RNAcentral holds the sequence, with entries from Rfam and Ribocentre.
This is a predicted structure of an 89-nucleotide RNA (c-di-GMP-I riboswitch aptamer) from Paenibacillus ferrarius.
The model forms 95% of the base pairs in the Rfam consensus.
It matches the Rfam family "c-di-GMP-I riboswitch aptamer". Rfam links the family to the GO term cyclic-di-GMP binding.

RNA sequence: UCGUGUAAAAGGCAAACUUAUCGAAAGGUAAGGACGCAAAGUUACAGAUCUAAUGUUGCUUAUGCAAUGAUGAUGGCUGUGCUGCCGAC
Repeated sequence: UCGUGUAAAAGGCAAACUUAUCGAAAGGUAAGGACGCAAAGUUACAGAUCUAAUGUUGCUUAUGCAAUGAUGAUGGCUGUGCUGCCGAC
């Protein structure tokens, strides 16, 4: 340096759940908590998934109901890209 992640060490992240809070919802944030993670770092690109407030359409006297629909979300969903600790082998 390249491969690689069956070892060790240092450090890192933190599922479910609980509480508080923001949000129409999906979900986010903070604290507690650890199921797991060698990219469980990033979200730039393509896809996938979730929600459906505003809007539009239909019904309805109306409240409202239904359909549609991301501009709202998920990176601990897939692929690609970029970055990165340690070093048994």